[in-house]
C1' cells in the first nucleotide's frame, strides 16, 4: 500500500445488523444488616474514539480522520 474488523464507565463487558429513555459485572460513594470485619440488602456517582453529514430523533446509517487487531501485497 490494499481489504476487513474493532473503538461504550476507573477496569471488563452487552447493544449498533433492523435509527426512538444505553444495560449488566466489578471498583467507588451513602445508608440498611451486624459487637467489629468480610458478606448481603437498597440507593448514588461515573460512559458510546474525533469531526461532518443525512433525520422530526444518531451509540446505531453515510463520509473523513485517529488508534488496535487480522488478512493479502511489496521487500534490489
Nucleotide at each position: 500500500g490494499c481489504g476487513c474488523u474493532g473503538a461504550u464507565a476507573g477496569u471488563c463487558u452487552a447493544g449498533u445488523c433492523u435509527g426512538g429513555u444505553a444495560g449488566g459485572a466489578c471498583u467507588c460513594c451513602a445508608g440498611c444488616c451486624u459487637u467489629c470485619c468480610a458478606a448481603g440488602c437498597u440507593g448514588g456517582c461515573u460512559g458510546c474514539c474525533c469531526g461532518g453529514g443525512u433525520u422530526c430523533a444518531a451509540a446505531u446509517c453515510c463520509c473523513g480522520g485517529u488508534c488496535g487487531g487480522c488478512g493479502c501485497a511489496c521487500c534490489a
Annotation: Model confidence (mean pLDDT): 81 of 100. Transfer RNA from a Candidatus Hodarchaeota archaeon, 76 nucleotides, folded computationally. It was read from a public genome assembly. It matches the Rfam family "tRNA". Rfam describes the family as follows. Transfer RNA (tRNA) molecules are approximately 80 nucleotides in length.